[in-house]
RNA sequence: GGGGUCGUAGUCUAGCUUGGUAGGAUUCGAGCUUUGGGAGCUUGCGGCCUGGGUUCAAAUCCCAGCGACCCCA
Numbered sequence: 001g002g003g004g005u006c007g008u009a010g011u012c013u014a015g016c017u018u019g020g021u022a023g024g025a026u027u028c029g030a031g032c033u034u035u036g037g038g039a040g041c042u043u044g045c046g047g048c049c050u051g052g053g054u055u056c057a058a059a060u061c062c063c064a065g066c067g068a069c070c071c072c073a
Base pairs, nucleotide, nucleotide: 001072002071003070004069005068006067007066010026011025012024013023020056028044029043030042031041032040049065050064051063052062053061
């Protein structure tokens, strides 16, 4: 320099192909339970890498950028 895969919560991950309320697990806060702790149950907080475009509507489609990994040179 060229090509490919990927970027979603503090952490892990589904959803993207086929545009229509962003789901689950875990961490953390509160409550219930227990003599207490742990475990369990209920509940709350928290997220689409950045910018632009298309569209009534974008995590999803398009373009550019940034970053991670892999391959070629």